[in-house]
Molecule: Bacterial RNase P class A
Organism: Bacteroidales bacterium
RNA sequence: AAGGUGGGACGAUCCAUCGCGCCACUUCGGUGGUGAGGAAAGUCCGGACAGGAAAGGGCGCCUUGCUGUGGAAAGCACAGAUGGGAGUAAUCUUAUAUGGCCUGUAACAGAAAACAACCGCCGGUCAACCGGUAAGGGUGAAAACGCGAGGUAAGAGCUCACGACGGCCGUCAGCGAUGCCGGUCGGGUACAGCCGCUAGGCCUGCAAGACCAAAUAUACUGACAGAUGAGGGCUGCCCGCCCGAUGUCAGGGGGUAGGUUGCGAAGAUAAAUGAUGGAUUCAAAAACAGAAACCGGCUUACGGCCCCACCUUUUUU
Numbered sequence: 001a002a003g004g005u006g007g008g009a010c011g012a013u014c015c016a017u018c019g020c021g022c023c024a025c026u027u028c029g030g031u032g033g034u035g036a037g038g039a040a041a042g043u044c045c046g047g048a049c050a051g052g053a054a055a056g057g058g059c060g061c062c063u064u065g066c067u068g069u070g071g072a073a074a075g076c077a078c079a080g081a082u083g084g085g086a087g088u089a090a091u092c093u094u095a096u097a098u099g100g101c102c103u104g105u106a107a108c109a110g111a112a113a114a115c116a117a118c119c120g121c122c123g124g125u126c127a128a129c130c131g132g133u134a135a136g137g138g139u140g141a142a143a144a145c146g147c148g149a150g151g152u153a154a155g156a157g158c159u160c161a162c163g164a165c166g167g168c169c170g171u172c173a174g175c176g177a178u179g180c181c182g183g184u185c186g187g188g189u190a191c192a193g194c195c196g197c198u199a200g201g202c203c204u205g206c207a208a209g210a211c212c213a214a215a216u217a218u219a220c221u222g223a224c225a226g227a228u229g230a231g232g233g234c235u236g237c238c239c240g241c242c243c244g245a246u247g248u249c250a251g252g253g254g255g256u257a258g259g260u261u262g263c264g265a266a267g268a269u270a271a272a273u274g275a276u277g278g279a280u281u282c283a284a285a286a287a288c289a290g291a292a293a294c295c296g297g298c299u300u301a302c303g304g305c306c307c308c309a310c311c312u313u314u315u316u317u
Stems, first nucleotide, its partner, number of pairs: 001313008010304001012280007020035006037288001041299002044297004049205004061201003065197001066080005081096006099195003103192004118137002120133005145163002148160003165186006172179002209261004218253001220251006231243004
């Protein structure tokens, strides 16, 4: 210098003019204060608060699953362990508890995908056929630990040494997952499902919920009137005709409209938070995007610029 990996900060600021919401003051003319984000988003996880009267138990259902620390908690964060994968590397990514089931699946190829015999090898004298055999070949993403010796008809963890892997025990190191070393045991692979284990979860969400409370109708209570006709209809009134058991007044509870609260140094009410001009920085201020009860996370979107650490390559000293 070029390319890359990981992390962090910023997401404009100032001035002028005009405008909007809310609050306070007001001489009702105005004046002052305050007014979006890092994600306000998705509504995925957890909480607080509230209701289901309170507090519990059982069944079912759902979720979590290596270790330590933090945290109210979390499908949270940070640090770490072991195995696999990608990359020259920095680094990224993925998995992890635990026992069982004669559970299921393993395309194509292949004899066989989990009680494996196609070729080959050995035996039955040969061929056919039968039996033995997982050394060798072939198929496949994956083929029944590796290698050497013994052994054998030929072979094979069949046996033995060394090694790899896994379980258990012990010493040491570590808070721990785990690691080093020693001993001992083991031998059908991968993925999935179900049951069990472990830790947890009741349901509904601020349109939760609390308070005040019209008009109209009305539960209930009281007073008065009423088949000797209250009251109603034709019909505004009188008469008439028709219908025929409730009517009037007062008290009164619940519910509705509406209001207050929940609710905040933005705040809600179908919803304000803006526009123009100028200055600044390399720059034309641009990308993603607009609170709706609150808090902690996660995820997703995002133009540009700056900072820190590290890696690789090349060149120079």